[in-house]
Context: one part of a larger RNA
RNA sequence: ACCGGCGACUUACUGUGCAUUGCUUGGUUAAGUCUUUUAAAGACGGAGCCGAAGCGAAAGCGAGUGUGAAAUGCGCGAAUAUGUAGUGCAUAGUAGACCCGAAACCAGGUGAUCUACCCUUGGUCAGGAUGAAACGAAUGUAAAAGUUCGUGGAGGUCCGAACUCAUUUACGUUGAAAAGUGAUGGGAUGAACUAAGGGGAGGAGUAAAAGUCUAAUCAAACUUGGUGAUAGCUGGUUCUCCUCGAAAUAGCUUUAGGGCUAGCCUUGUGUAAUUAAACAAUAGGGGUAGAGAUACUGAAUGAGUAUUGGGGUCCACCAGACUACCAAAUUCAAUCAAACUCCGAAUACUAUUUGUUUGUACCACAAGAGUCAGACGGUGGGGGAUAAACUUCAUUGUCGAAAGGGAAACAACCCAGACCGACAGCUAAGGUCCCUAAAAUAGACUAAGUGAUAAAGGAAGUGAGAGUGCUGAGACAGUUAGGAUGUUGGCUUAGAAGCAGCAAUCAUUUAAAAAGUGCGUAAUAGCUUACUAAUCGAGCAUUCUUGCGCCGAAAAUAUUACGGGACUCAAGUCUAUUACCGAAGCUUCGGAUUUUUAUGGCUAUGCGUAGCUGUAUGAGUGGUAGGGGAGCGUUCUAUAUCAGACUGAAGAGGGACUGUAAAGACCCUUGGACGAAAUAGAAGUGAUAAUGCCGGU
Numbered sequence: 001a002c003c004g005g006c007g008a009c010u011u012a013c014u015g016u017g018c019a020u021u022g023c024u025u026g027g028u029u030a031a032g033u034c035u036u037u038u039a040a041a042g043a044c045g046g047a048g049c050c051g052a053a054g055c056g057a058a059a060g061c062g063a064g065u066g067u068g069a070a071a072u073g074c075g076c077g078a079a080u081a082u083g084u085a086g087u088g089c090a091u092a093g094u095a096g097a098c099c100c101g102a103a104a105c106c107a108g109g110u111g112a113u114c115u116a117c118c119c120u121u122g123g124u125c126a127g128g129a130u131g132a133a134a135c136g137a138a139u140g141u142a143a144a145a146g147u148u149c150g151u152g153g154a155g156g157u158c159c160g161a162a163c164u165c166a167u168u169u170a171c172g173u174u175g176a177a178a179a180g181u182g183a184u185g186g187g188a189u190g191a192a193c194u195a196a197g198g199g200g201a202g203g204a205g206u207a208a209a210a211g212u213c214u215a216a217u218c219a220a221a222c223u224u225g226g227u228g229a230u231a232g233c234u235g236g237u238u239c240u241c242c243u244c245g246a247a248a249u250a251g252c253u254u255u256a257g258g259g260c261u262a263g264c265c266u267u268g269u270g271u272a273a274u275u276a277a278a279c280a281a282u283a284g285g286g287g288u289a290g291a292g293a294u295a296c297u298g299a300a301u302g303a304g305u306a307u308u309g310g311g312g313u314c315c316a317c318c319a320g321a322c323u324a325c326c327a328a329a330u331u332c333a334a335u336c337a338a339a340c341u342c343c344g345a346a347u348a349c350u351a352u353u354u355g356u357u358u359g360u361a362c363c364a365c366a367a368g369a370g371u372c373a374g375a376c377g378g379u380g381g382g383g384g385a386u387a388a389a390c391u392u393c394a395u396u397g398u399c400g401a402a403a404g405g406g407a408a409a410c411a412a413c414c415c416a417g418a419c420c421g422a423c424a425g426c427u428a429a430g431g432u433c434c435c436u437a438a439a440a441u442a443g444a445c446u447a448a449g450u451g452a453u454a455a456a457g458g459a460a461g462u463g464a465g466a467g468u469g470c471u472g473a474g475a476c477a478g479u480u481a482g483g484a485u486g487u488u489g490g491c492u493u494a495g496a497a498g499c500a501g502c503a504a505u506c507a508u509u510u511a512a513a514a515a516g517u518g519c520g521u522a523a524u525a526g527c528u529u530a531c532u533a534a535u536c537g538a539g540c541a542u543u544c545u546u547g548c549g550c551c552g553a554a555a556a557u558a559u560u561a562c563g564g565g566a567c568u569c570a571a572g573u574c575u576a577u578u579a580c581c582g583a584a585g586c587u588u589c590g591g592a593u594u595u596u597u598a599u600g601g602c603u604a605u606g607c608g609u610a611g612c613u614g615u616a617u618g619a620g621u622g623g624u625a626g627g628g629g630a631g632c633g634u635u636c637u638a639u640a641u642c643a644g645a646c647u648g649a650a651g652a653g654g655g656a657c658u659g660u661a662a663a664g665a666c667c668c669u670u671g672g673a674c675g676a677a678a679u680a681g682a683a684g685u686g687a688u689a690a691u692g693c694c695g696g697u
Base pairs, nucleotide, nucleotide: 001697002696003695004694005693006692011095012094013093014092015091016090017089018088019087020086021085022084023083026050027049028048032044033043034042035041054061055060064076065075066074067073098236099235101233105226106225107224108223109222110221117199118198119197120196121195122194123193124192125190127159128158129157130155134151135150136149137148138147139146163187164186165185168183169182170181171180202218204214205213239631240630241629242628243627244626249262250261251260252259253258263371264370265368266367267366268365269364270363275361276358277357278356279355280354281353282351283350284349290343291341292340297337298336299335301333302332303331304330305329307328308327309326310325311323312322313321314320374399375398376397377396378395379394380393381392382391383390404415405414406413419591420590421589422588424587425586426585430581431580432579433565434564435563439578440577441576442575443574444573445572451567457551458550461548462547463546464545465544466543467542468541469540470539478535479534480533481532482531484508485507486506490502491501514529518527519526592621593620594619595618597616598615599614600613601612602611603610604609632686634683635682636681637680638679639678644674651670652669653668654667655666657664658663
């Protein structure tokens, strides 16, 4: 891991509701007794309980009573029915209370054969090295001290086996081993190592102290019991179909991943409209969006004023003048506001006003829930950076709990809500060259593979529209020719001659020609432009609006930013038209089922109805948590000394059968002794999941 078996809402008592049965001349027995029996069962037993009357703390009174001095008041009652005892189901409470799961806590015991420390009695330490004290001799001295040599054999001394430890490293890591092996290393006469016996223990021991060790267990051992501790936490919770169908919000909470009440769901009963909902009309209030500014509050830019106050400068005898200063007022122009409003919508909301549609959807009571982590999209806001698949409100949609078609793929986007079947049809979104179902026509645009990512900004890209100016008295561009004179104008300057700079910018000859547009020179020179003529011969220049394109354009595995191939009078973009494809949508045909209405049959009857069943008609039948309904199967019990069964039961294997499902027949083989179906009843009643338990492979 797989297969098989086991494995979780139970039981007792009490309350509440629903269903059902008995009685209702109110209901009912408990313990116990008697009869009888395999177990059962029957009879008696009225103590007690519930009900028939309540109110009050009570005395007490009583259809009333309490309050109070007293109530025409107020509270609780009566006036009105129906209770009680069983049984079943649902749910609540008390119990382990659906199952498994702690870490812990307490009590009684068992442990020092491991290990830490202590006590007693023992044991062990090859070999080698070093050479303390002390002593002796010699020397030395006045005597000493001292020196030298020798003897000596000290030491938590040195090197190094046994022994003991465990520094580094390799291997080992489902090991040879739940701590080892190889190599290397520390200590090795000592606070050494070691044997046997003994001692003290669980909030206690022991500890050269690490929270170490106390039998592979230690921030409180092990074991048994309390014990099924508790677990607002995690996991698991077993057959089918039908019907309705949520929530992720509010308030409170030592509360925030838990609860309680309300909200939203389900079931039953009742009320039956002046109920509810949608739409239309009518009637309302509002101060949002917008807008506004001598209509307020505030913000804020510029310009002015023969305005006011302060400061400064000048002047000081007074008087005054000036002001790139500060503050205010006022005028003009142009602005702004969630906490401004002279104004002011659309929606929304309200109506015990009217109409239409739906047809109980509303409301009341009773019973059962689940939900309290929501997510994204649109719209209106707050926070943030007008960031976030961010956060927080309001409103709406979808997902959640929704499958199908589209968006290549893609909970939350677009279309659309799946009862079942069909080799029928029509459509939605979206599409119609091939992958891939289905397409063409007409007119434009785009040349960028734009389409098939992006800004400020940039550009004789190109289409459309509008304006202005010039133009056969010849425009625009090109070519040819001219482009002069006073004059090198004046000033400045070393120089300044059109062209460093300053001021001025006249006049003449002309078809035209600047006291000069640019290059150039030291300054001249030179080239060129404006301007003019000729040549040429038809449009030229410029501005604005707009369609589609271009550049701007750099990312990490890969070409990958059309889904791919590929596409250019498109298979791109815009406009228009007509077809087609396309879904579980709609329609058609057949079937199932729930329910409304109408109608028939059968059964029961207390004659009011109730139950079962058929037909027609209308409306439905996605679904998590969850409510409600109807069934299938398993084991056992009763009917039952049942049908059946060695002419072969149960069980097992196989098979092309039946039913809407759980499931059920029949046949063959195996098997070798039991055992259906039906009607009732009772449960150890259903397993793909719990790091489930046990077994097998």
Molecule: large-subunit ribosomal RNA, domain II
Organism: Candidatus Brocadia sp. WS118